[in-house]
Formats: sequence, C1' cells, structure tokens
RNA sequence: GGCUCGUUGGUCAAGGGGCUAAGACGCUGCCCUCUCACGGCAGAAACAGGGGUUCGAUUCCCCUACGAGCUA
Repeated sequence: GGCUCGUUGGUCAAGGGGCUAAGACGCUGCCCUCUCACGGCAGAAACAGGGGUUCGAUUCCCCUACGAGCUA
C1' cells in the first nucleotide's frame, strides 16, 4: 500500500430502517440496618466525525479518523 472486520452511557454489551436505544457492572438518591456491607426501589448517563439514499438512518451507501486481522 491492498483487502476484510469493528467503533453504541464510565466499562462490557444487545439492537441491522419507524422502540421511551435492552441488559449487566459501576455511579447517585431513597428504603432496609444501631452503622457499614448485602438486599429492594428509583434516577442520571451512549449511537466516532462528515456527506448521501429515504417520508424517516444507530441501522443501508460513500469518505475521513481510530483500532484489529490477513496479505504484498
């Protein structure tokens, strides 16, 4: 250099055109407890950037960035 795959809350991770973007860990508040821990309830927190297609894009296409693999 070429090809392929990936990028979603702080971390892991599901979703592949119309959902309030699931879940786990973590965090915050409340309950429980003499207190802490455990446990229960509730809450905050995410689609890498740009463009295109579409009535509608996290999802499909292109480019860029970053990462991984294969290859010369």
Predicted 3D model of a 72-nucleotide RNA (transfer RNA) from an uncultured Eubacteriales bacterium. Rfam family: tRNA. Rfam classes the family as a transfer RNA. Rfam links the family to the GO term triplet codon-amino acid adaptor activity. The sequence was found in a public genome assembly.